[in-house]
RNA sequence: ACGAAACUCUGGAGAGCAGCAAUGCACCGAAGGGGCAACCAGGCGAGGGUCGCCGGGAAUCUCUCAGGUCACAGAACAGAGGCGUA
Numbered sequence: 001a002c003g004a005a006a007c008u009c010u011g012g013a014g015a016g017c018a019g020c021a022a023u024g025c026a027c028c029g030a031a032g033g034g035g036c037a038a039c040c041a042g043g044c045g046a047g048g049g050u051c052g053c054c055g056g057g058a059a060u061c062u063c064u065c066a067g068g069u070c071a072c073a074g075a076a077c078a079g080a081g082g083c084g085u086a
Stems, first nucleotide, its partner, number of pairs: 001085003007081005016025003026069003032065001033063003039056002042054005
């Protein structure tokens, strides 16, 4: 300097009320999960050149299944350590 899964440390947002309780309605997006664009020396069809269909295809975008809405915990992501190669 580069690379990658786990591990360690640090930072780490958003959104709630009521009720004795059961629960009710409302809300958030940054565990996880789903969906989509461009694009593709991919496939098929047509043919003037491009068009159409299928498949692949990212996210902090989107969905809100899961998760979350005192705190604790968790938390995408970032930095450092550690590990490997030169």